[in-house]
Context: one part of a larger RNA
RNA sequence: UGCAUAUGGUGGAUGCCUUGGCGAUCACAGGCGAUGAAGGACGUCGUAGCGUGCGAAAAGUUUCGGGGAGCCCGCAACCAGGCUUUGAUCCGGAAAUGUCCGAAUGGGGAAACCCGGCCCGCAAGGGUCAUCCAGGGAUGAAUACAUAGUCCCUGAGAAGCUAACCCGGAGAACUGAAACAUCUCAGUACCCGGAGGAACAGAAAGCAACCGCGAUUCCCAGAGUAGUGGCGAGCGAAAUGGGAGCAGCCUGCACGAUAUAGCAUUUAACCUAGCCGAGCGCUCUGGAAAGGGCGGCCAUAGUGGGUGAUAGCCCCGUAGGCGAAAGGUCGAAUGUGGAACUAGGCGUGCGACAAGUAGGGCGGGACACGUGAAAUCCUGUCUGAACAUGGGGGGACCAUCCUCCAAGGCUAAAUACUCGUGAUCGACCGAUAGCGAACCAGUACCGUGAGGGAAAGGCGAAAAGAACCCCGGAAGGGAGUGCAAUAGAUCCUGAAACCGUAUGCAU
Numbered sequence: 001u002g003c004a005u006a007u008g009g010u011g012g013a014u015g016c017c018u019u020g021g022c023g024a025u026c027a028c029a030g031g032c033g034a035u036g037a038a039g040g041a042c043g044u045c046g047u048a049g050c051g052u053g054c055g056a057a058a059a060g061u062u063u064c065g066g067g068g069a070g071c072c073c074g075c076a077a078c079c080a081g082g083c084u085u086u087g088a089u090c091c092g093g094a095a096a097u098g099u100c101c102g103a104a105u106g107g108g109g110a111a112a113c114c115c116g117g118c119c120c121g122c123a124a125g126g127g128u129c130a131u132c133c134a135g136g137g138a139u140g141a142a143u144a145c146a147u148a149g150u151c152c153c154u155g156a157g158a159a160g161c162u163a164a165c166c167c168g169g170a171g172a173a174c175u176g177a178a179a180c181a182u183c184u185c186a187g188u189a190c191c192c193g194g195a196g197g198a199a200c201a202g203a204a205a206g207c208a209a210c211c212g213c214g215a216u217u218c219c220c221a222g223a224g225u226a227g228u229g230g231c232g233a234g235c236g237a238a239a240u241g242g243g244a245g246c247a248g249c250c251u252g253c254a255c256g257a258u259a260u261a262g263c264a265u266u267u268a269a270c271c272u273a274g275c276c277g278a279g280c281g282c283u284c285u286g287g288a289a290a291g292g293g294c295g296g297c298c299a300u301a302g303u304g305g306g307u308g309a310u311a312g313c314c315c316c317g318u319a320g321g322c323g324a325a326a327g328g329u330c331g332a333a334u335g336u337g338g339a340a341c342u343a344g345g346c347g348u349g350c351g352a353c354a355a356g357u358a359g360g361g362c363g364g365g366a367c368a369c370g371u372g373a374a375a376u377c378c379u380g381u382c383u384g385a386a387c388a389u390g391g392g393g394g395g396a397c398c399a400u401c402c403u404c405c406a407a408g409g410c411u412a413a414a415u416a417c418u419c420g421u422g423a424u425c426g427a428c429c430g431a432u433a434g435c436g437a438a439c440c441a442g443u444a445c446c447g448u449g450a451g452g453g454a455a456a457g458g459c460g461a462a463a464a465g466a467a468c469c470c471c472g473g474a475a476g477g478g479a480g481u482g483c484a485a486u487a488g489a490u491c492c493u494g495a496a497a498c499c500g501u502a503u504g505c506a507u
Base pairs, nucleotide, nucleotide: 001506002505003504004503005502006501007500008499009498015492016458017457020429021428022426023425024424025423026422027421028420029418030417031161032160039101040100041099042055043054044053046079049075050074051073061095062094063093064092065091066090070083071082072081106115107114108113116129117128118127119126120125131158132157133155134154135153136152137151138150139149165196166194167193168192169191176183180230206213207212217244218243219242220241221240227235228234248410249409250408252350253349254348255347256346262336263335264334265333266332267331269329270328271327272326274322275321276320280295281294282293283292284291296313297312298302304316305315306314359383360382361381362380363379364378365377366376369395390405391404392403393402394401445452446451465491468478469477470476
């Protein structure tokens, strides 16, 4: 030095576990905000830090309910001091307080800071002061009336935030065409505006085809069909049939009588705390019984979780039943209200039936349809009718025929989505997996910045977390705990690479 055997170190694979994720189903909710949001800064406990809660009334205050023996939040124990059957801690409803920044709004500003005016007050301190819009009022130029302007009052008016879904405006390129320009990607991504719990659309100037149907939306088929297309790559309908779901309507002014909405009161149900809730013992092994053996019981409850191993009957629960002072949701009744910001009625009187529109020329865009034989829809520009004895459409255009009535408006459901709340589920993951994040993670760290972005779980049933001795510290050895300490905190299991020690053999 090599090989073998044994025994260690290192290392953290594997097995087992799960507090966290992932994906669904059902129900709810679908907004919050000048009554100051979302999100933060700084404070706040007898306490140094972080988290959570809260706001100078600061892990909290008041009140109304629930509940019933302990409590003074977590990491996180000790100490010190308190509270509580005169009902604390805790849970739910309502209220109070709520520093500073932030739309941020008195002015400024390098967010969480600086500096003011006016009013009240001895002071400390409190209140108020942005802009736009709407309504009302005062004043009032050039300029006589007026108007503009200025000033004041009133307003829970607007603003800002928010995951996806929706409507509108604006709108790429990589890519594909095996190059590339029409084309495609795609009206996609990104940006902007606006709204709702859905949005949009919607009651035929529609389809159809000589038969007929009867608003819209969504799904299945029709169909990758008819078409369109450097007829390339590709793009790609509709009628019709079957389903889901169905709902139709209105118009301006005045007067009158009344519904409904709204508002107030009462009340049913549900939501926001909760309560009751059946049924097991002995013995064996073992550290421990829920396991084995023996004998029982309940079951409208043998879903699930916990308990020292695997428990229907030990605990929490589960089936079933019960429960609200207060607030909310949704109905009902009574009163009020008087057609209103709601789609909306009735009676009487007066009024109204949509013109720079339809269509046309030129240039574009949308329609599955790239200008094509190109109808239909929208319109930048120039034009420009008819008036129901009328007009539009039926894919150039004309006739016949058929069908409908534009240039005003409203409309539930079926459909789309899930930041979030509750319940339940999984031939989903099990710590290099599953969310980036099971752990104080959008953290540490990196970057001027936009932004990028980790690693890191497990002692034990219970800390019983090792008194005491050896010992300069650390480590270790005794002693003790524990079933176990090669479970000793670098702690379950503890593979391999890699490094030792002992023995044997070989060189």
Record summary: This is a predicted structure of a 507-nucleotide part of an RNA (large-subunit ribosomal RNA, domain I) from a Betaproteobacteria bacterium. The full RNA is in RNAcentral, with records from ENA. Model confidence (mean pLDDT): 84 of 100. The source organism's lineage runs through Bacteria, Pseudomonadati, Pseudomonadota and Betaproteobacteria.